[in-house]
RNA sequence: CGGUUAGCUCAGUUGGUAGAGCAACGGCCUUACAAGCCGUAGGUCAGUGGUUCGAGCCCACUA
Numbered sequence: 001c002g003g004u005u006a007g008c009u010c011a012g013u014u015g016g017u018a019g020a021g022c023a024a025c026g027g028c029c030u031u032a033c034a035a036g037c038c039g040u041a042g043g044u045c046a047g048u049g050g051u052u053c054g055a056g057c058c059c060a061c062u063a
Stems, first nucleotide, its partner, number of pairs: 004063001007022004016053001024040005046062005
């Protein structure tokens, strides 16, 4: 100085209730598997405080 966000790799545009790809699971397809298509689940946003009506985003400290 930079990073820490889903199991992994990473987005998140001036602060406004968090997403993608892959993986996992289910379905379709197939004699079956893979591929492909559709869908589902999965996140105390490293931790503790602070600012704010509101923090993944700003500030401090810690790891």